[in-house]
Molecule: SAM riboswitch aptamer (S box leader)
Organism: uncultured Streptomyces sp.
RNA sequence: CUCAUCCAGAGGGGCAGAGGGACACGGCCCGUUGAAGCCCCGGCAACCCUCCAGUCGGUUCUCGCGAUGCGAAUGCGCAUCCCGCGAGGUCCCCGGCUAGGGAAGGUGCCAAUUCCGUCUCAUGGCGAAGUGCGCCAUGGGGAAGAUGAG
Numbered sequence: 001c002u003c004a005u006c007c008a009g010a011g012g013g014g015c016a017g018a019g020g021g022a023c024a025c026g027g028c029c030c031g032u033u034g035a036a037g038c039c040c041c042g043g044c045a046a047c048c049c050u051c052c053a054g055u056c057g058g059u060u061c062u063c064g065c066g067a068u069g070c071g072a073a074u075g076c077g078c079a080u081c082c083c084g085c086g087a088g089g090u091c092c093c094c095g096g097c098u099a100g101g102g103a104a105g106g107u108g109c110c111a112a113u114u115c116c117g118u119c120u121c122a123u124g125g126c127g128a129a130g131u132g133c134g135c136c137a138u139g140g141g142g143a144a145g146a147u148g149a150g
Base pairs, nucleotide, nucleotide: 001150002149003148004147005146006145011041012040013039014038015037019030020029021028024118025117026116027115042110043109044108047106048105049102050101051100053098054097055096056095057094058093060089061088062087063086064085065084066081067080068079069078070077071076114144119141120140121139122138123137124136125135126134127133
């Protein structure tokens, strides 16, 4: 930098001793019944990994059309096609997607949706008065961040 996911899930102990929830602001929470951090054990999940089924595409094969060449003599045969069109088959190989199963290993994670909001759009309501503004609610998108894979 790119892609995917982020309303699910999963906690005990020891050391430590006042903060923590990414940053800023606001809100709301957690914390001396012990925060951050470090260590041990346990767990969750299924990104990487793996099994199976289906499906699609590539590949490959067959047929028809087409093109080119050769032979024959008339619309036939043969060959070729890193170029074209259509139809069908296959699951040996490759890849994508969907559903399901597994968990040894590499990560990750184990309060609250990524705790919520901030930017933007839509809809509805309210206030002042009319497509504007402010506030509130709901929904969509974005930004930022986190994690994984490349």